[in-house]
RNA sequence: GCCGUGGUAGCUCAGUGGUAGAGCAGACGCCUGAAGAGCGUCGUGUCGGGUGUUCGAUUCACCCCCGCGGCACCA
Numbered sequence: 001g002c003c004g005u006g007g008u009a010g011c012u013c014a015g016u017g018g019u020a021g022a023g024c025a026g027a028c029g030c031c032u033g034a035a036g037a038g039c040g041u042c043g044u045g046u047c048g049g050g051u052g053u054u055c056g057a058u059u060c061a062c063c064c065c066c067g068c069g070g071c072a073c074c075a
Base pairs, nucleotide, nucleotide: 001071002070003069004068005067006066007065010024011023012022013021018055026042027041028040029039030038048064049063050062051061052060
């Protein structure tokens, strides 16, 4: 440099045009002498950045940034 793949909540990930969710973690409450466990309630996010297409973009197109894999080049 080229190709592929990924970037969404604190972490691991889903969602793939109609305005974002699960599990774990966490907070608060109940319970307990206390803690743990259990039960109940709660999502905090410029969906990596920008531009465009669209009535509408996390989703589609283009450019850029970052991670991973492969290929190529190299004194």
Annotation: The RNA shown here (transfer RNA) has 75 nucleotides and comes from a Patescibacteria group bacterium. Rfam family: tRNA. The family's RNA type in Rfam is transfer RNA. Model confidence (mean pLDDT): 80 of 100. RNAcentral holds the sequence, with entries from ENA.